Model confidence (mean pLDDT): 82 of 100.
A computed fold for a 72-nucleotide RNA from a Candidatus Jorgensenbacteria bacterium, annotated as transfer RNA.
It matches the Rfam family "tRNA". Rfam classes the family as a transfer RNA.
It was read from a public genome assembly.
C1' cells in the first nucleotide's frame, strides 16, 4: 500500500431485521455467633462515531476513528 476480522454492562462475550441478553464482578435480603459458600433479588447499556436503506437498525449499505492479524 492491499485483504481479512474486531468494537455491545465494570471485565469476558452471546445476540443475523421487530421493545438490548448471559457469565464473572458490585449492592440488597435470606441464612449464619460472625466470615465464606448458597439462594432470592436489585442496579448497571446514546451497542465506537456520521450518513444512508427500511415502517421498523445492535444487525444490510456508506464514509470515519480505534484495535489484532495476513501479505507486499
Nucleotide at each position: 500500500g492491499g485483504g481479512c476480522g474486531c468494537u455491545u454492562a465494570g471485565c469476558u462475550c452471546a445476540g443475523u431485521g421487530g421493545u438490548a441478553g448471559a457469565g464473572c464482578g458490585a449492592c440488597u435480603c435470606g441464612u449464619u455467633u460472625a466470615c465464606a459458600c448458597c439462594g432470592a433479588g436489585u442496579a448497571g447499556g446514546u451497542c465506537c462515531g456520521g450518513g444512508g436503506u427500511u415502517c421498523g437498525a445492535u444487525c444490510c449499505c456508506u464514509c470515519g476513528a480505534g484495535c489484532g492479524c495476513c501479505c507486499a